[in-house]
RNA sequence: GCGCCUAUAGCUCAGUUGGCUAGAGCGCCGCCCUGAUAAGGCGGAGGUCCUUGGUUCGAGUCCAAGUAGGCGCA
Repeated sequence: GCGCCUAUAGCUCAGUUGGCUAGAGCGCCGCCCUGAUAAGGCGGAGGUCCUUGGUUCGAGUCCAAGUAGGCGCA
C1' cells in the first nucleotide's frame, strides 16, 4: 500500500432480504424470601447502535468517506 472482518447497555453478545416502542445474559439498584448470608423470585435504572454525510415516507440494518481494533497479502 491492497483486500477482508469487527465496532449496539458497565462487560460478553443477539438483532443486518429496512417497518411501529432496540433486546438477552452477567453486573448494578430496590423489594420479597431467610435468624442472617448465599441461592431463588419480582421490579427498576442504564444505549439517540464508532463518527460524518447520503438514499428513503421510514436506517442499528442500504450507500460513501473517515476513525479504532483484528486477520491475510505484498